The part of an RNA shown here (small-subunit ribosomal RNA, central domain) has 348 nucleotides and comes from an uncultured prokaryote. It matches the Rfam family "Bacterial small subunit ribosomal RNA". Gene Ontology terms of the family: ribosome and structural constituent of ribosome.

[in-house]
Context: one part of a larger RNA
């Protein structure tokens, strides 16, 4: 240093831009750096090997030959990498016309429905559960009707559907804005792909400060239940769930399946867009998603099967027995919980 692997056995960073660096399209010329050929130099000896030799043999010692895979220096060779220089349009991108859609972020508003609160009606009961009790109610509860206030969260529509990089996103309206997707075309002319470090984003719980609090509901109470109940079921109930504005940075952040190129049997559905035929719709077929089944490969099996976990290649990440341990220390982060990097001793 060579190796073999990451869908379920150990193992894909949560997720994306992006610096360095690796790695890249077709073609002509040119250079010859890497590459490969010839020569020359030089690579002390002794060591190793090869072949003789000498101590009775060996070790050991002599002699000779190869050898020192290497480095400089010339002289060629140009396929293939690389450098320079031109051209090119398949990769990338731009432009012009459409399409979809819970992409984001401000504002604005709608209705159901829970809970309170005034008033009416009305009278003993209500709630709860296997059963109860706690509870709440003659100070009028439940129940019913009108009317107010106030927080969330948005039934049908809704669909193995859409969208986004991922985390995530669903009444409804307006601004503002980010991507994708189709057909066309004059345009640029390799501008590309990955990314160590970096930087941002990153559910829900958690913090901080200032609002806010209907419903739910850790903590906490009390009623059951039980042998016993720090619980499961009931009454209540507080952080907190919600808003701003700032930290946390971590999940079974999962498809447990990094990202791109390009190849490699269908078929049966469903979103989007475009051609073409018959022209409400359907059907041929093209093209992007997303979904079943499946052939050939693959796989330890299960299974995967053009959305690959098949055949290729380009990079980046990570794994090398279980436990100790994702744990001490020591960094770096942070208010703090805590994150993040990460041992060893012993022990099987």
């Nucleotide at each position: 240093c060579u190796g073999g692997g990451c869908g379920u056995a150990a193992a894909g960073c949560g997720c994306a831009c992006g610096u360095a660096g690796g790695c890249g399209g077709a073609u002509u010329g040119u250079u010859a750096a890497g590459u490969c050929a010839g020569a020359g130099g030089u690579g002390a000896a002794a060591u190793c090997c090869c072949g003789g030799g000498g101590c009775u043999c060996a070790a050991c010692c002599c002699c000779g030959g190869a050898a020192c895979u290497g480095c400089c220096u010339u002289u060629g060779a140009u396929a293939c990498u690389g450098g320079c220089a031109g051209u090119c349009u398949a990769g990338a991108g731009a432009c012009u016309g459409g399409a979809a859609g819970a992409g984001g972020u401000g504002a604005g508003u709608g209705g159901a429905a829970u809970u309170c609160c005034u008033a009416g009606u009305g009278u003993a009961g209500a709630g709860g559960u296997g059963a109860a009790a706690u509870u709440c109610g003659u100070a009028g509860a439940u129940a019913u009707u009108c009317g107010g206030a106030g927080g969330a969260a948005c039934a049908c529509c809704a669909g193995a559907g859409g969208c986004g990089a991922a985390g995530g996103c669903g009444g409804c309206u307006c601004a503002c804005u980010g991507g994708u997707c189709c057909a066309g075309u004059c345009c640029u002319g390799a501008c590309g792909c990955u990314g160590a470090g970096g930087u941002g984003c990153g559910a829900a719980a958690g913090c901080g400060u200032g609002g806010g609090g209907a419903g739910c509901a850790a903590a906490c109470a009390g009623g059951a239940u039980u042998a016993g109940a720090u619980a499961c079921c009931c009454u209540g109930g507080u952080a907190g769930u919600c808003c701003a504005c700032g930290c946390c940075g971590u999940a079974a952040a999962c498809g447990a399946u990094g990202g791109g190129u390009g190849c490699u049997a269908g078929u049966c559905g469903u979103c989007g867009g475009g051609c073409u035929g018959u022209a409400u719709a359907c059907a041929u077929u093209u093209u992007g998603g997303u979904g079943g089944c499946g052939c050939a490969g693959c796989u330890a099996a299960c299974g995967c099967c053009u959305u690959a976990a098949g055949c290729u290649u380009c990079c980046c990440g990570c794994c090398u027995g279980g436990g100790g341990a994702g744990u001490a220390c020591g960094g770096c982060c942070g208010c703090a919980a805590g994150g993040u990097u990460a041992a060893a001793a012993c022990u099987c």